A computed fold for a 90-nucleotide RNA from Variospora velana, annotated as transfer RNA.
Its Rfam family is "tRNA". About the family: Transfer RNA (tRNA) molecules are approximately 80 nucleotides in length.

RNA sequence: GCCCUAAUGGCUCAGUGGUAAAGCACCUCACUCGUAAUUCCUGUGAUGUUCGAAAUGAGGGGAUCCAAGGUUCAAUUCCUUGUUAGGGCA
Repeated sequence: GCCCUAAUGGCUCAGUGGUAAAGCACCUCACUCGUAAUUCCUGUGAUGUUCGAAAUGAGGGGAUCCAAGGUUCAAUUCCUUGUUAGGGCA
């Protein structure tokens, strides 16, 4: 220098023209356990509360789809250029 591939929530990724899906993570709630103090009680029992924790279940928020331009009624998707990353050839 030339060629190929990739770029999509915090992360891993699906989606290949018609309102961007899923898993993990995060937040909330339920359940369970522990904890501290309160009240009731003959009681090592009970009630609701504070803080914390693991599994499970339910719900929720978060993407101007790498950038700019073009085609199109409509672009994450097609075309052009650029950027970044990876690979190949010389």